[in-house]
RNA sequence: GCGGGUGUAGUUCAUCGGUAGAAUGCGAGCUUCCCAAGCUUGAGAGGUGGGUUCGAUUCCCAUCAUCCGCU
Numbered sequence: 001g002c003g004g005g006u007g008u009a010g011u012u013c014a015u016c017g018g019u020a021g022a023a024u025g026c027g028a029g030c031u032u033c034c035c036a037a038g039c040u041u042g043a044g045a046g047g048u049g050g051g052u053u054c055g056a057u058u059c060c061c062a063u064c065a066u067c068c069g070c071u
Stems, first nucleotide, its partner, number of pairs: 001070007010024004018054001026042005047063005
């Protein structure tokens, strides 16, 4: 330099055009003499910028980060 993959809560993963969910972690409450465990509940996310569409995490383009391969 060229080609390809990946990018979604703090972390690990779902969701393949119609309100983005779960586990774990975090906050609060209940339970307990206390802690842990358990139960209930709450907050929290689409790498960035454009395009297509009534509507985009999803499709297209560029870009950034990261990984793999080729030279």